[in-house]
RNA sequence: UAAAAAGUUUUCUAGGGUUCCGCAAGGCAAAUUGGUCUGGUCCGAGAGAAAACGCACGUUAUGUGUACACGGAGGGAUAAAAGCCCGGGAGGA
Repeated sequence: UAAAAAGUUUUCUAGGGUUCCGCAAGGCAAAUUGGUCUGGUCCGAGAGAAAACGCACGUUAUGUGUACACGGAGGGAUAAAAGCCCGGGAGGA
């Protein structure tokens, strides 16, 4: 800037690993090693939470709604992994 309408964004959590910090080992120190180290930075849910905007219908010091939702294996990214992405997928009912 443009779009989207079982919409988008933000914050948080379940969860996640190990770039960085911390911690531990190591050693004069530095290097190096460890996530089978509680943690901090970091990633993070369509089917988790809260909020804002948007949208729809109706209104007029604005209101109501935004429902429902079982789910592999495999692959991908990032430092690396994951309820992240492929994916409201394949399947199932």